[in-house]
Context: one part of a larger RNA
RNA sequence: GAGCGAACGCUGGCGGCAUGCUUAACACAUGCAAGUCGCACGAUCGGGGGUAACUCCGGUAGUGGCGGACGGGUGAGUAACGCGUAGGUAUCUGUCCAUGGGUGGGGGAUAACAGUGGGAAACUGCUGCUAAUACCGCAUGAUGACUGAGGUCCAAAGGCGCAAGUCGCCUGUGGAGGAGCCUGCGUACGAUUAGCUUGUUGGUGGGGUAACUGCCUACCAAGGCGACGAUCGUUAGCCGGCCUGAGAGGGCGACCGGCCACACUGGGACUGAGACACGGCCCAGACUCCUACGGGAGGCAGCAGUGGGGAAUAUUGCGCAAUGGGCGGAAGCCUGACGCAGCGACGCCGCGUGGGGGAUGACGGCCUUCGGGUUGUAAACCUCUUUCAGCAGGGACGAAGUUGACGUGUACCUGCAGAAGAAGCGCCGGCUAACUACGUGCCAGCAGCCGCGGUAAUACGUAGGGCGCAAGCGUUGUCC
Numbered sequence: 001g002a003g004c005g006a007a008c009g010c011u012g013g014c015g016g017c018a019u020g021c022u023u024a025a026c027a028c029a030u031g032c033a034a035g036u037c038g039c040a041c042g043a044u045c046g047g048g049g050g051u052a053a054c055u056c057c058g059g060u061a062g063u064g065g066c067g068g069a070c071g072g073g074u075g076a077g078u079a080a081c082g083c084g085u086a087g088g089u090a091u092c093u094g095u096c097c098a099u100g101g102g103u104g105g106g107g108g109a110u111a112a113c114a115g116u117g118g119g120a121a122a123c124u125g126c127u128g129c130u131a132a133u134a135c136c137g138c139a140u141g142a143u144g145a146c147u148g149a150g151g152u153c154c155a156a157a158g159g160c161g162c163a164a165g166u167c168g169c170c171u172g173u174g175g176a177g178g179a180g181c182c183u184g185c186g187u188a189c190g191a192u193u194a195g196c197u198u199g200u201u202g203g204u205g206g207g208g209u210a211a212c213u214g215c216c217u218a219c220c221a222a223g224g225c226g227a228c229g230a231u232c233g234u235u236a237g238c239c240g241g242c243c244u245g246a247g248a249g250g251g252c253g254a255c256c257g258g259c260c261a262c263a264c265u266g267g268g269a270c271u272g273a274g275a276c277a278c279g280g281c282c283c284a285g286a287c288u289c290c291u292a293c294g295g296g297a298g299g300c301a302g303c304a305g306u307g308g309g310g311a312a313u314a315u316u317g318c319g320c321a322a323u324g325g326g327c328g329g330a331a332g333c334c335u336g337a338c339g340c341a342g343c344g345a346c347g348c349c350g351c352g353u354g355g356g357g358g359a360u361g362a363c364g365g366c367c368u369u370c371g372g373g374u375u376g377u378a379a380a381c382c383u384c385u386u387u388c389a390g391c392a393g394g395g396a397c398g399a400a401g402u403u404g405a406c407g408u409g410u411a412c413c414u415g416c417a418g419a420a421g422a423a424g425c426g427c428c429g430g431c432u433a434a435c436u437a438c439g440u441g442c443c444a445g446c447a448g449c450c451g452c453g454g455u456a457a458u459a460c461g462u463a464g465g466g467c468g469c470a471a472g473c474g475u476u477g478u479c480c
Stems, first nucleotide, its partner, number of pairs: 001480001003478002006476005013351005019344002021309001026307003030304003035066003040063002043060007073262003082187008091179003096175008104138001106136002113128006144153003158167003188234003195225003200222008237259004241252004264285005287298004315341001317340003323337001324335004354384004364375004388421001390416005398406001424469005429450003435464005445452002
């Protein structure tokens, strides 16, 4: 000198764009953050039309489907194939795209509901009825799977529509995108850590997985790693990048993007195309809450918000209008993702706090050699302008649709009034730009280094003046 997710002190007019728990991965009141489909299904309630049969609209819980594995958060753990890069394949892949074939005929249940129990509650037992795109046989069946190559085995579901048709369903093949696994190389510090290892290293049989593998197991062999740093300890999420620097390099990994890991702590599996699953389940533990003491409920490292910790970090806001996501044939519903608004000079950028004229060089202040000097064209005064803020009128883009949260009209344009509402902070001994007076008297104090202060202090304090930056200016911390 440059940088910062900064903090602190003094000060503070406006706007745009960014950004805001770096500490306790501490504990959390309250609300919201993942639902949706009646064009899969039975039931039930309400409303409209109709004399009625019937029909239309809306709701409720349940069965069923898809989604809840995305999106959002955090950085605890991890020195590792975790990440980066370059390759590999023994693998899987819902929805989507392309293409081939099929969609025949049956069956038994069960929630809801009704009845009746248990329980304070959470919830739950028994009996009876019922539907399906829920469940199960049979048939067909290869270009599919398996194979000892003879053969063996495996499927389906219908809905809507007057219809045409459309949305589905089953089984192949290929693709796209996604995921799993393996490998070379790279990836912090410590040798005041030198030896480490028994599923350990390899083989065979068996098991297991979507898949290779000591992944698991039995047996056999005795290997494997290490000074090119094993093992152990400490620290740490990694990268694209960011900061600095002429570069080489050094430091960092906030925001944004990719990957990983985690979801009160530890363990486990279930379902599923996908999880060992933040707002799912089970067990154990700590903690909090309810209880009729028998037993139950909970998990903000989602968005707000609270307490606590801390030098320190925001609203319990508006909206699904846009973009994107889930479901749905659609209408649409949901969406604290997101779009906006609010708060904070935390940062960057832009703008303003007026322009011109104005000397008996006023008053006042300060200094003085008492002549004057300086503040200083500064003020007053004259004249002009009106950015921003204010008021009024007009008024978009963002939207394709009678769809706009932003926004009781935002940006922008026009008009109105009046210099009107808007300047501070640090420094002035040398480094380093800027000097005098008074007070103080090694005191009180200053200080980044050198150093100032013990009676004339340009170094302390105050004032006048000056220098520097400016809605900021300084200080502290940290990195280059």
Predicted 3D model of a 480-nucleotide part of an RNA (small-subunit ribosomal RNA, 5' domain) from a metagenome. Its Rfam family is "Bacterial small subunit ribosomal RNA". Its mean pLDDT, the model's own confidence on a scale to 100, is 89.